[in-house]
Molecule: small-subunit ribosomal RNA
Organism: uncultured bacterium
RNA sequence: CUGGCUCAGGAUGAACGCUAGCUACAGGCUUAACACAUGCAAGUCGAGGGGCAGCAGGGAUUUAGCUUGCUAAAUCCGCUGGCGACCGGCGCACGGGUGCGUAACGCGUAUCCAACCUUCCCGUUACUCUUGGAUAGCCUUCCGAAAGGGAGAUUAAUACAAGAUGGUGUUUCAAAUUCGCAUGUAGAUGAAACUAAAGAUUUAUCGGUAACGGAUGGGGAUGCGCUCCAUUAGCUUGUUGGCGGGGUAACGGCCCACCAAGGCAACGAUGGAUAGGGGUUCUGAGAGGAAGGUCCCCCACACUGGAACUGAGACACGGUCCAGACUCCUACGGGAGGCAGCAGUGAGGAAUGUUCGUCAAUGGGGGAAACCCUGAACGAGCAAUGCCGCGUGAACGAUGACGGUCCUCUGGAUUGUAAAGUUCUGUUGUUUAGGAAAAAUUGUAUAAGUAGGAAAUGACUUAUACUUGAUGGUACUAUUUAAGAAAGCCACGGCUAACUACGUGCCAGCAGCCGCGGUAAUACGUAGGUGGCGAGCGUUAUCCGGAUUUAUUGGGCGUAAAGCGUCCGCAGACGGUUUGUUAAGUCUAGAAUCAAAGCCCGAAGCUCAACUUCGGUUAGUUCUAGAAACUGGCAGACUUGAGUAUAGUAGAGGCAAGCGGAAUUUCUAGUGUAGCGGUAGAAUGCGUAGAUAUUAGAAGGAACACCAGUGGCGAAGGCGACUUGCUGGGCUAUUACUGACGUUCAUGGACGAAAGCGUGGGGAGCAAAUAGGAUUAGAUACCCUAGUAGUCCACGCCGUAAACGAUGAGUACUAAGUGUCGGGUUACCGGUGCUGAAGUUAACACAUUAAGUACUCCGCCUGAGUAGUACGGUCGCAAGGCUGAAACUCAAAGGAAUUGACGGGCACCCGCACAAGCGGUGGAGCAUGCUGUUUAAUUCGACAAUACGCGAAGAACCUUACCUAGGUUUGACAUCCCCGGCAAAGUCAUGGAAACAUGAUGGAGGUUAUCCGGGUGACAGGUGGUGCAUGGUUGUCGUCAGCUCGUGUCGUGAGAUGUUGGGUUAAGUCCCGCAACGAGCGCAACCCCUAUCUUCAGUAGCCAUCAUUCAGUUGGGCACUCUGGAGAGACUGCCGUGGAUAACACGGAGGAAGGUGGGGAUGACGUCAAAUCAUCAUGCCCCUUAUGUCUUGGGCUACACACGUGCUACAAUGGCUGGUAACAAAGUGACGCAGAACGGCGACGUCGAGCAAAUCACAAAAACCCAGUCCCAGUUCGGAUUGUAGUCUGCAACUCGACUACAUGAAGCUGGAAUCGCUAGUAAUCGCGAAUCAGAAUGUCGCGGUGAAUACGUUCCCGGGUCUUGUACACACCGCCCGUA
Repeated sequence: CUGGCUCAGGAUGAACGCUAGCUACAGGCUUAACACAUGCAAGUCGAGGGGCAGCAGGGAUUUAGCUUGCUAAAUCCGCUGGCGACCGGCGCACGGGUGCGUAACGCGUAUCCAACCUUCCCGUUACUCUUGGAUAGCCUUCCGAAAGGGAGAUUAAUACAAGAUGGUGUUUCAAAUUCGCAUGUAGAUGAAACUAAAGAUUUAUCGGUAACGGAUGGGGAUGCGCUCCAUUAGCUUGUUGGCGGGGUAACGGCCCACCAAGGCAACGAUGGAUAGGGGUUCUGAGAGGAAGGUCCCCCACACUGGAACUGAGACACGGUCCAGACUCCUACGGGAGGCAGCAGUGAGGAAUGUUCGUCAAUGGGGGAAACCCUGAACGAGCAAUGCCGCGUGAACGAUGACGGUCCUCUGGAUUGUAAAGUUCUGUUGUUUAGGAAAAAUUGUAUAAGUAGGAAAUGACUUAUACUUGAUGGUACUAUUUAAGAAAGCCACGGCUAACUACGUGCCAGCAGCCGCGGUAAUACGUAGGUGGCGAGCGUUAUCCGGAUUUAUUGGGCGUAAAGCGUCCGCAGACGGUUUGUUAAGUCUAGAAUCAAAGCCCGAAGCUCAACUUCGGUUAGUUCUAGAAACUGGCAGACUUGAGUAUAGUAGAGGCAAGCGGAAUUUCUAGUGUAGCGGUAGAAUGCGUAGAUAUUAGAAGGAACACCAGUGGCGAAGGCGACUUGCUGGGCUAUUACUGACGUUCAUGGACGAAAGCGUGGGGAGCAAAUAGGAUUAGAUACCCUAGUAGUCCACGCCGUAAACGAUGAGUACUAAGUGUCGGGUUACCGGUGCUGAAGUUAACACAUUAAGUACUCCGCCUGAGUAGUACGGUCGCAAGGCUGAAACUCAAAGGAAUUGACGGGCACCCGCACAAGCGGUGGAGCAUGCUGUUUAAUUCGACAAUACGCGAAGAACCUUACCUAGGUUUGACAUCCCCGGCAAAGUCAUGGAAACAUGAUGGAGGUUAUCCGGGUGACAGGUGGUGCAUGGUUGUCGUCAGCUCGUGUCGUGAGAUGUUGGGUUAAGUCCCGCAACGAGCGCAACCCCUAUCUUCAGUAGCCAUCAUUCAGUUGGGCACUCUGGAGAGACUGCCGUGGAUAACACGGAGGAAGGUGGGGAUGACGUCAAAUCAUCAUGCCCCUUAUGUCUUGGGCUACACACGUGCUACAAUGGCUGGUAACAAAGUGACGCAGAACGGCGACGUCGAGCAAAUCACAAAAACCCAGUCCCAGUUCGGAUUGUAGUCUGCAACUCGACUACAUGAAGCUGGAAUCGCUAGUAAUCGCGAAUCAGAAUGUCGCGGUGAAUACGUUCCCGGGUCUUGUACACACCGCCCGUA
């Protein structure tokens, strides 16, 4: 940088968790159009009718209580109010529910019906005459369990029927005239035929019939718009159209007969999947995206499927018939039913309410009306489901209270004005009382008026009075009461506002993404504190947003995903200059529509708000009129785009035929002899039957050396000897001609390397497969020897490649320089490369051959894997090609560049790194350390280099940390407090292993108690844990030459530059150059020792000269040596050569020393979670009659083994014996070194001269040298081991010291693979000293003596430095990562 994933916002018919005080408003089965108990949801009209079952009233008769009268009962009378059932009218097609089906004229929008209907309602005109026959009910009777049904008799109507009359009705005919987009329409006027009616009553109206018109509601047609799949590409026979008919309210293949053969489709038909559509809702800056719950409009459906009847209207949710499934009743014969109406039940589900009140209002049906009906509606109930509002108190109040939490803990910080306390308020709640608006009607009564009428009850209008409230005693108002009754949820690592403690210890758990948790968790759990929201808060689910992450607004394709392998080309898209015209697009104005609600703006009403009401505002579509620049259409013109003609020209462009030489192989013949061939090395193979080699000849196939060139040609693939024929394209020049004829191109067509396939040829070389030989752990590979398809030709398929410039084609424009090919009149044109400007790009890079600036067209991309796979389709003989997913998994995958690290990458350089040498280790014995094992314990640490003679410069006790056993508990050690005191240490005695206990003796220190003992608790103590919590110290890379900074500059940035380059050096040392200029830590130098000299000073050092002695012993001297102070000296300073006139290198002179003279100290930034909690210090954790402390004995010293480091050897360059006063340096010495002498074979002992040391001592240096001996042996080498006897130190040598003497005399005869040190006074070899230490070195640290060999060189091994390159590594190659099991 690309690119995905994730979060913060808003929303919801929600659900779940925790919590919960109150109003108002709104919404409440998203799942099973699953099944339903029960009740209700559609009736009404007696002013249509016959009637009278029931109710009420009245009348009559009879009877009873009984006196007329009254009361009661029974029977009768439809007489009255009324009225079950019945006939009849209207309604039941509305209202209410649901979203199954439907991708459709279903919905939306616009237009049309000259192709239609419309009950009730309104207006106008006319009419309402005369008759008839039935039927239900009722009654009688029959069947049936029931539902229900049959028969007979009888009766009415606004039921039904017949006739009359009739028109502006209908049909037919004629038709002036009018209108229309077409078929056509309207139609004055005339003629013929056909068709009506119903009554009721309170007498005023309500009905009825015909016709026209209106209104309302419906029916039909058409344009446009409306999901996904092409891995659904062809569909269709009533199909498309015509003529004629039928049918319908009406058009129409709606249906039928005949005729024609059409119709639809890449602008997506057909098929499949999904889905009711819209107003609108959510989100968004918008464009868009998603949704369609409530409300409104339309559609569809009513258990499932089908059908019609009635009717104005239905193919009818609470009607009918048939079929099916299911449920119920049954006397088994047969019947009944349909909650997707309101409640409610079961079931399903994460999940969704009362079997409530009322018709008071609004609306609907019926009615003249009263009125009746109305689960429509209005209300209430349930649940925080949502939205809005209110409250849970307010002011003051510091001892900054108590308590909690934290900390650096006598104390502070915080919770926190928070609480307490004082003074107030009273919303909601509680008490009591009052108490609405919503009511308008209707009816009755009274009064007045209006029209008509002769007039009046009446009708209509107005006024007054009375009458009607489910909600509801609700809203609201007043009053009472007391701060009293009312706060939670989530979060606090980053995103993201808010931090600490404890617990836990990769456990328990968290988590939206990144991720957190393995003993110091701001991430888990709890607490305190804090932040956010608040009657809610979180979680889950879903949608939009953020996501410019499908990009119209608004993205890309060289390398990140993405240019088809290439060209041709139909449709399509786009298109040069100019004139006229048109008006489709476009623009302007006006009009219609865009239902209401909603959104938005402005007001108003509920106390506010939510909510409600009122007014205003739109995109789109259509119509009318206008404009004509641009695009389009039509007509005409032009030449610059494109093309044609003419003349030249370059070329491995293509196809076919012919032909040439070199080489390989084979064959024949000759010469010739033992090998050839092949490889890193070999072997298989060929060869004495004559190979390889060589000479000559012949055959056959394939490919064309040199020329040859980031040269040429072609669209790409590709094309290379030569000649001929045929043929395509390009370029240049010149004038003519055509006149936009152009560009691109889905589908389609053609070409298309190699390999492969088919048929037939051919086959020299090469060579998959295969065979053999090698290599290897294996080697189905790389290497070798053979070798078949194939490679070649002809014809036909295949159709893919990193088919690449990883870059589609075309046109125009935009700095230069330079190489090369072709043409040309040297103006230029066309190709092919390089470097570079502007510009572009994430960068790399591209840059007139663009990846720049623009336009046109095509193809393609949308995280990685699964996967270019599966399925389907299609092509192919096959192999396979083309098209081309998903489930699931992950939070990345990827590009370019940067810094490191790494490379069996490159270049340069260095180091005992290799090489060249010398000596070792690894084999033996022993010493010492470690592992392992053992043990009561064998204390602990250190583990490649950078642990292992390391901590330990020294374990018999001690040390000592370990084990055993015995003591002790404020302690062995420190501070504080209280009490007591002559009781301390030491010595002695007893017990004991000792510590310790007891007793005696003793008399320090203190006495103001600092001393001793006892007590109390704070505390002491811990070599207990964590070096991965730390400080300090140390090792290592490495004494390697590096590591950085400031400013500047370059780069979007990480970073770069400086520090790289050319030289040079031990060195980032120095010089030169340079977008760098300077600086710091390192290097070097300054410091110490050593090598030379000078000077000063000469004792305890020295002795040249003089004297003296056994002797520098003494005198003397300080010259020399030496000692130790101060100086000098070396700096590439001088000369020469080389180099760049530099740095520097080489050589030389001088010099004691020459190029940092030799050595030491000195260790940059950092690395290894390197080492150390056991040097010390220290956080946290742990132990506290013990993990502290004291003591005894033991252990650290064990011993099948394995390893490291050393010593001594294996011998003659040697061993042994003797001799030579042979020759050092550096140290040490009073708790010491100890001479000499004597004793002892010796270790050593006795004695103690001297010396606090240039004086004395340790102290003998050894190798060396000389002489003798041994004579190559397990020895006169080697000395282990063992025995005996001793010495010394020390309380004490048993475990467990060193040394001595005598005796014993192992292994070992130079060491496998491998490996270590060293470059000069070094290696090697030889002794000497010191620290530690009572004693105890083969270790360590020092000292000197003798004193080499070799280095050609940097190819290789190891380590390091610098530059560069690749990288998929960054825990950095001990990395990362793939496959198999």